[in-house]
RNA sequence: GCAUCCGGCUGAGCGGCGGCUCCUGAGCAAUCGGGGGAGGAAAGUCCGGGCUUCAUAGGGCAUGGUGCCAGGUAACACCUGGGCGUUCGCGCGAGCGGGCGACGGAAAGUGCCACAGAAACAAUACCGCCUCGAUAGAGGUAAGGGUGAAAAGGUGCGGUAAGAGCGCACCGGCAUGUUGGUAACAGCAUGGCCGGGUAAACCCCACCGGAAGCAAAGCCGAAUAGGGAGGGGAUGAGGCGGCCCGCGGACCCUCCGGGUAGGCUGCUACAGGCGUCGCGCGAGCGGCGUCGCAGAUAGAUCGUCGCUUAAAACAGAACCCGGCUUACGAGCCGGAAUGCCCAA
Numbered sequence: 001g002c003a004u005c006c007g008g009c010u011g012a013g014c015g016g017c018g019g020c021u022c023c024u025g026a027g028c029a030a031u032c033g034g035g036g037g038a039g040g041a042a043a044g045u046c047c048g049g050g051c052u053u054c055a056u057a058g059g060g061c062a063u064g065g066u067g068c069c070a071g072g073u074a075a076c077a078c079c080u081g082g083g084c085g086u087u088c089g090c091g092c093g094a095g096c097g098g099g100c101g102a103c104g105g106a107a108a109g110u111g112c113c114a115c116a117g118a119a120a121c122a123a124u125a126c127c128g129c130c131u132c133g134a135u136a137g138a139g140g141u142a143a144g145g146g147u148g149a150a151a152a153g154g155u156g157c158g159g160u161a162a163g164a165g166c167g168c169a170c171c172g173g174c175a176u177g178u179u180g181g182u183a184a185c186a187g188c189a190u191g192g193c194c195g196g197g198u199a200a201a202c203c204c205c206a207c208c209g210g211a212a213g214c215a216a217a218g219c220c221g222a223a224u225a226g227g228g229a230g231g232g233g234a235u236g237a238g239g240c241g242g243c244c245c246g247c248g249g250a251c252c253c254u255c256c257g258g259g260u261a262g263g264c265u266g267c268u269a270c271a272g273g274c275g276u277c278g279c280g281c282g283a284g285c286g287g288c289g290u291c292g293c294a295g296a297u298a299g300a301u302c303g304u305c306g307c308u309u310a311a312a313a314c315a316g317a318a319c320c321c322g323g324c325u326u327a328c329g330a331g332c333c334g335g336a337a338u339g340c341c342c343a344a
Stems, first nucleotide, its partner, number of pairs: 001340003004336007012308007020037007039314001043325002046323005051213004063209005068082005083103001084101007104204002109202002111198003126145002128141005153171006172193001174191007217265004227256006239247002270292001272291008
C1' cells in the first nucleotide's frame, strides 16, 4: 500500500426559472416581502416510556413478562463496564484478540428420555474377568467389550483371586473454611466423589406489569328530520313577493334539548440540537453559553434547465420520544493479535 473483517459517519452540491404548504410583516382586499419545510431508517409495529380517557379501598389468587453481576436511564427485552461458558485466530507458553450465549434453580415435587440396550433413575449385569465346582450352577466384580445422544468422574501408578477412590499423583466436580473483589466470581487450603439429562416441559424462587389508544381525549356546533314545552288555528292558520279583494283548505309560530355534517384544541419546545467546561474506564451526568429546526388533514415538502462524471440506493412524517430489527447505489473516517506485496 492492497484485500478481508470490525466500528462509526455522509445520504449529492451550486446556480437560474416556476409552483405547494406553514409562520410572520405590510395591505380594506387582490397581492407582495421575509423565514421554515421528511429520514437514517420517517419502515416493521417488536420492546420501553410520556400524554389522554376509563377503571381502581386494602390484600390474595390467577395470568403475562423479565432472569450472571454492577452501573446508566423516565423506562426497557436497550446501552456501558465486568464475570463465566463456548467457539475461532495468533503465540513454545503465560496469555492476547474477535464472534456467540433466555447465562436463576435438576439434593421441593411431577412429567419426558424414541430406537437400541441387561439396565435411562428403578434397580440391576448381556458378553466378559476371578473363585468354588466334573458340568449345571453358586458367589465376587464393574477393569475390558457391546447398545445408545447420554450408562454410578478422567488419565496413570500401586493394589487385588479378579476388581473397585480401595490407596496415591495430576486434572475435573461438590462441600466447608479462608483471602481478594461492591458483586457476579476468582485464588488457596482441607475433605474421597455424594450416585444421569431435560425448566424457550409443568414447576419453584426473585422482581415487574390495570385497560385501551391521537379514529386517545376536550370544546364549539348548523341545515333537514325526529323529541319536549308554550302559543295560534275550520268563528279559516300558513301560502299566492308590500296592501286590498279573491283563490284555497290544515297545519303554523316561538323557545329548549340531544345527535349528525363541519370547525377549533390536542399539534409539536423538547428525557431538544450544537459548542464549551467539570466528573466518570465507559454508557452517561452536571454547569454555562447559544440556536429554534416540518406540522399537512385527502393530506404541502415539488417540477424543470445548466454545470460538476453518469446524480443514480433504500425509501415519504401523520401525537411525541428512547431503543431493537430489517432495507440501502456510492463515498468518507478510524481500528485490528489476520493475509499478500513493496521499501528501508
A computed fold for a 344-nucleotide RNA from a Pseudomonadota bacterium, annotated as Bacterial RNase P class A. Of the family's consensus pairs, 92% are formed in the model. It matches the Rfam family "Bacterial RNase P class A". Gene Ontology terms of the family: ribonuclease P activity, tRNA processing and dimeric ribonuclease P complex. Its mean pLDDT, the model's own confidence on a scale to 100, is 78. The RNAcentral record of the sequence draws on ENA. A source record names the gene rnpB.